RNA sequence: GCGCUCGAAAGGCAAGUCUCCCGAAAGGGAGUACACGCAAAGCUGCAGAUCUAAGGGGAAACCUAUGAUGGCUGGGCUGCCGUA
Numbered sequence: 001g002c003g004c005u006c007g008a009a010a011g012g013c014a015a016g017u018c019u020c021c022c023g024a025a026a027g028g029g030a031g032u033a034c035a036c037g038c039a040a041a042g043c044u045g046c047a048g049a050u051c052u053a054a055g056g057g058g059a060a061a062c063c064u065a066u067g068a069u070g071g072c073u074g075g076g077c078u079g080c081c082g083u084a
Stems, first nucleotide, its partner, number of pairs: 003083002012038002016034002018031005036071001042077003046074003049069003055064003
């Protein structure tokens, strides 16, 4: 350097609860003490999937993403420790 993630150690991330803020909502951001979990739980809405429906359509039921989810799956990009 390539490959690898079966072992150990170090370090990392943080669902959820509570508070505040943003948002029509879904959801997001910050803080808090803990920790459901994660080897890409780093990044990316590209494909599928899922959530929401302000606006638009509709007599209504309801439909609709231009709004979301990267901790749903696949793809793409990058990468720490280690190599027992």